[in-house]
Predicted 3D model of a 74-nucleotide RNA (transfer RNA) from a Minisyncoccota bacterium. It matches the Rfam family "tRNA". Gene Ontology term of the family: triplet codon-amino acid adaptor activity.
This record gives sequence, structure tokens and C1' cells, in this order.
RNA sequence: GGGCGAGUAGCUCAGGUGGCUAGAGCGUGCGCCUUACACGCGCAAGGUCCCAGGUUCAAGUCCUGGCUCGCCCA
Repeated sequence: GGGCGAGUAGCUCAGGUGGCUAGAGCGUGCGCCUUACACGCGCAAGGUCCCAGGUUCAAGUCCUGGCUCGCCCA
């Protein structure tokens, strides 16, 4: 330098062919349970969907450029 893949909650990830309000598990906080702790159960908080543009009535999703990480080639 070239090619491919990834970037969404604190962590690991889902999110078909654009459409309702962006989700799961773990973790965290609170409550229940227990003599107490753990386990278990319930509830809650937590998101500029990497950045900037574009297309569209509507973009996490499509297009363009950039950034970071991983793999491969030179």
C1' cells in the first nucleotide's frame, strides 16, 4: 500500500427485506426470601447505535468519506 471483517448499555452480543417505543444475557441498585450471607424471584436505572455527510415520509439497517481494532496479501 491492497483485500475482508468488526464497532449498538459497564462487559459479551442480537437486531431478516429500512417502519411502531432499540433489545437479551451477565453485571449494578432496590425490594422479597433468609437469623444472616449466598442462591432464587421481582422491579428499576443505564444508549450522541464509532464520527461526518447523503438518500428517504422514515436510517442501528442503504450510499460516500473518515477513525479505531482484528485477520490475510504484498

Taxonomically the source falls in Minisyncoccota (Bacteria, Bacillati). The RNAcentral record of the sequence draws on ENA.